Predicted 3D model of a 92-nucleotide RNA (SAM-I/IV (S-adenosyl methionine) riboswitch aptamer) from a soil metagenome. Model confidence (mean pLDDT): 75 of 100. Its Rfam family is "SAM-I/IV (S-adenosyl methionine) riboswitch aptamer". The literature on the family includes a 2014 paper in PNAS by Trausch et al., "Structural basis for diversity in the SAM clan of riboswitches". Clan: SAM clan. The family has 417 seed sequences and 567 matches in Rfam 15.1. Its family is annotated with S-adenosylmethionine metabolic process and regulation of gene expression in the Gene Ontology.
This record gives sequence, C1' cells and structure tokens, in this order.
RNA sequence: GCAUCAAGAGUGGGGCUGACGCCCUCGCCAACCUGCCUCCCGGGCAAGGUGGUUCCCGAAAGGGGAUGCGGCCAUUCGGCAACGAAACGGGU
Repeated sequence: GCAUCAAGAGUGGGGCUGACGCCCUCGCCAACCUGCCUCCCGGGCAAGGUGGUUCCCGAAAGGGGAUGCGGCCAUUCGGCAACGAAACGGGU
C1' cells in the first nucleotide's frame, strides 16, 4: 500500500499468570497465500503456510484494532516439502 472482518466453527484437554490474558494440543470453520483438479476461472479441493472458533467505541457517519498478501534451507546462484483424495460447471 491492497484486501477482509457478512456468514461459519469448542461450555474440548493441558500448562503458565494475582488478574487480564498468553502458550501447547485435539477437533471444527474459513479460503488470504502456495499447491492440486486443469491451460484459464468471482469455479472446486483443503495437501502445505497462515488465520479464526463469535473484535472494541459510536445514534449514525466514522474511528480504533486485528488478520492475510505462502513455508523451509542457502552469502549468492539456487534448492527442498506440499494428498495413496475428489468430482461438476463455464471459458479457450
């Protein structure tokens, strides 16, 4: 700087803290990046990287805040991993 905060999804387990809260883990949700389907997508998947699991103030306008704009290794050049999965539609 750009995009999003409409909807969705836990009274889970563990650790730390005086508290607010933070961290780990299991599940779930979303689809921002990468990847895959598939050459392409206001399409799909949900493997890899993240994020979320019910933001705050305000009458409103709006403001604040948060998240994303792949990951790892390497000084550079460059290299590595990314499903034993799954269809459909449209475009060319």